[in-house]
Molecule: transfer RNA
Organism: Sporolactobacillus sp. THM7-7
RNA sequence: GGGGUAUUAGCUCAGCUGGGAGAGCGUUGCGCUGGCAGCGCAAAGGUCAGGAGUUCGAGCCUCCUAUACUCCA
Repeated sequence: GGGGUAUUAGCUCAGCUGGGAGAGCGUUGCGCUGGCAGCGCAAAGGUCAGGAGUUCGAGCCUCCUAUACUCCA
C1' cells in the first nucleotide's frame, strides 16, 4: 500500500426481506424472607463508531472517514 471481517445499552450479543431499537448479565426501586443469599415484579440506561447519499421511510443499501482484528504484498 491492497483485500476481508467487526463497530447496536455499563458488559456479552441478537436484530430475518428496508418500516415496532431488543435479550441475557449488571445497576436501581419494590415485594417475598427475621436478615443475607435467592426468586418475583417494575424502572432507568441508546449520537445503532462518525459524516454524506439513495428512499415516503435506513441499525440494515451506497460512498468516504476512524478504530480493532485478520490475510496478501